[in-house]
Context: one part of a larger RNA
């Protein structure tokens, strides 16, 4: 001297970028943080339009029932989702990280590319209604249905097994639009769209192996029985003591093995001439973990924060028999602390998830609040203006100093207040108009222009007018290190102090004061790094 996710004191006008629980991985009230599809599917409830029956009526209508289609909603089937995003740094010193291979030992939903199919058939069960338990949570029992749910069967382009021979191996359908034909009618059937099944391929993620690199500690010297090989074999998606039998007796290790201590690793960060040192806030990649401990179910993917199950500690309802819950999501509450923000708005942007779409959903995100926390940019006025005024200070009593500094006079007008105009961030989806393509086909369907819709921030930035110096300056020093002195008060007192040191009656050190002197919306301390 620079630095900081700081604090603390005293002061504090304004914007712009950022940043903010470092302690108790302590418990946690509330509300929200993952849904979504009706264009898979039945079934309910409201409505509306229509059709058919029956009743009233002379009719016009009125009302029941039922079909059918449309708009809304509800639980339930069932398909993606829910492993993404978001937190946290307990554990971990370890193939956890970084880096560089290797995987002839692997897997990959969704996406791109390519091939081939998408055929006949069945049984169910949820819902719902109807019985039963029960305070609730929920559960139980017989009937009755439906799928793109669930089985069988055929086909085998392919693919797996096999030396061949053979022999295993799939699938759903829904939805737009229409001339000719066929059909009493649904539709059949042509065509598009979006699925679905099997295989190759890419892409993208991910698994595993493996060589090197990064802390202390020998006041840890000796560790090891699945422990090291092997042989067969099990289980994996996949090599491998992963796991087992069974055989041999090996394996690390002073280049520090086992053991103890600490700690998420990087990429960076701070410093420093560097070289090296400390350090891993924010952001980015990777790994852990989700009250503690453990386990495996789905599934392309977990052994899963907002799933299950067990067991345990807390805590909550209970009608005492039972049950529920898990903020290290995003607010926010207590607690512990020197210390860390609002129980805000928006899905208009980007992204994500479902969906043909419109659109829902997104405490990711975007944006507002708080806080000088931290950088940065501006203001708190320009200019004239000696009778060098008055107060204050100190005096050698003459005077000097604060000081052009103030009054007072002429201007400006940032920012702050009023007030008026006003953007960008937004083009996408979608309706439509024209054109190509696709088709029997001017329909629908895909692309291409072109038109129209669409913004949370109580209108942001920006530019315009008003008005008045008006609202806006403090802290900290001041023997020497060290820029900056003089008077009062005190009297080894009362205090100061980073390190020499000051203070016992003339203190430039201690208190005030008046000067000055550094820095300034800050300035000083205090802890930590270098």
């Nucleotide at each position: 001297g620079a630095a900081c996710g700081a604090a603390c004191g005293c002061u504090g006008g304004c914007g712009g970028c950022g940043u903010g629980g470092a302690u108790a991985a302590g418990a946690c009230a509330u509300g929200c943080a993952a849904g979504u599809c009706g264009a898979a599917c039945g079934c309910u409830u409201a409505u509306c339009a229509u059709c058919c029956a029956g009743u009233a009526g002379c009719a016009a209508u009125a009302u029941u029932g039922g079909g059918u289609g449309g708009u809304a909603g509800g639980a339930g089937u069932g398909g993606c989702g829910c492993a993404a995003g978001g937190g946290u740094g307990c554990g971990u010193a370890a193939c956890a990280c970084g880096u560089g291979g290797a995987u002839c030992a692997u897997c990959u939903a969704c996406c791109g590319g390519g091939a081939a199919g998408u055929u006949c058939g069945g049984a169910a069960u949820a819902a719902u209604u109807c019985c039963g338990a029960g305070a609730a949570a929920u559960c139980g029992g017989g009937a009755c249905u439906a799928a793109u749910g669930c089985c069988g069967g055929a086909u085998g382009u392919g693919g797996c097994u096999g030396a061949g021979a053979a022999g295993c191996u799939a699938a759903a359908g829904c939805u737009g639009g229409g001339g000719a034909c066929c059909g009493c009618a649904a539709g059949g059937c042509c065509u598009g769209g979006c699925g679905c099944u099997u295989c190759c391929u890419g892409a993208u993620g991910a698994g595993u192996c493996c060589g090197c690199g990064g802390c202390c500690u020998a006041u840890c010297a000796g560790c090891u029985a699945g422990u090291u090989g092997g042989c067969g074999g099990g289980g994996u998606a996949a090599c491998g003591g992963c796991c087992c039998a069974c055989c041999a007796a090996g394996g690390c290790a002073a280049a520090g093995a086992c053991g103890g201590g600490u700690a998420g690793c990087u990429g960076g960060u701070c410093u420093g001439a560097g070289a090296g040192g400390a350090c891993g806030a924010c952001c980015a990649g990777c790994c852990a973990c989700a009250c503690u401990g453990g386990a495996a179910c789905u599934g392309a993917g977990a052994c899963a924060c907002g799933g299950u199950c067990c067991a345990g500690a807390c805590a909550c309802c209970u009608a005492c028999g039972g049950g529920u819950g898990g903020c290290a999501g995003c607010a926010g509450u207590c607690g512990a602390g020197a210390a860390u923000u609002u129980u805000u708005c928006a899905c208009a942007a980007u992204g994500g998830g479902c969906g043909c779409a419109a659109g829902c959903c997104u405490g990711a995100u975007g944006g507002a609040g708080c806080g000088a926390c931290g950088c940065c940019g501006c203001g708190u006025g320009g200019g004239g203006g000696a009778u060098g005024a008055a107060u204050g200070g100190c005096u050698u009593c003459g005077g000097c100093c604060c000081g052009u500094a103030a009054a007072c006079c002429c201007c400006u007008g940032u920012c702050a207040u009023u007030u008026g105009c006003g953007a960008a961030c937004a083009a996408a989806c979608c309706u439509u108009g024209c054109c190509c393509g696709c088709u029997a086909a001017c329909a629908c369907c895909g692309g291409g222009c072109g038109a129209g819709c669409u913004g949370a921030u109580u209108g942001u930035g920006g530019c315009g007018a008003a008005a008045g110096a008006g609202g806006a300056a403090g802290g900290g020093a001041c023997g020497g290190c060290u820029a900056a002195c003089u008077c009062u008060g005190u009297g080894c007192c009362a205090g100061c102090a980073g390190c020499c040191g000051c203070g016992g009656u003339a203190a430039u050190a201690c208190a005030g004061a008046g000067g000055u002197c550094c820095c300034a919306a800050g300035c000083g301390u205090u802890g930590u790094u270098c």
Description:
A computed fold for a 530-nucleotide part of an RNA from an uncultured bacterium, annotated as small-subunit ribosomal RNA, 5' domain. The RNAcentral record of the full RNA draws on ENA.